[in-house]
Annotation:
This is a predicted structure of an 85-nucleotide RNA (c-di-GMP-I riboswitch aptamer) from a Chloroflexota bacterium. Lineage of the source: Bacteria > Bacillati > Chloroflexota. The coordinates come from a structure-prediction model, not an experiment, and the mean pLDDT is 86. It was read from a public genome assembly, where an Rfam model found it.

């Protein structure tokens, strides 16, 4: 000095839920709220869940699609504070 790893200190994100806005939903944005969290930072052209305005098949209930969502699902890239063992 860096890579592994994650004691200790400084901090940092913010889940369910509640309001309010967007969106057909899934979901997201703001506020409040903290189960949790060492990348919970940040990338949707790998998988996986999720939703189906529109299209398709169904007489009809209903069923499939994903160009939409999820990064707090999992892999993988890229970045990033501290520095015991």
């Nucleotide at each position: 000095c860096a890579a592994c790893c994650g004691a200790a200190a400084a901090g940092g994100c913010a889940g369910a839920c509640c309001c309010g806005c967007c969106g057909a939903a899934a979901g997201g944005c703001g506020g409040g709220g903290a189960c949790g969290c060492a990348a919970a930072g940040c990338c949707g052209a790998g998988g996986g869940u999720c939703u189906a305005c529109g299209c398709c098949c169904g007489c009809g209930a209903g069923g499939g699609c994903a160009c939409g969502a999820c990064g707090g699902c999992c892999g993988g890239g890229c970045u990033a504070c501290c520095g015991a063992a």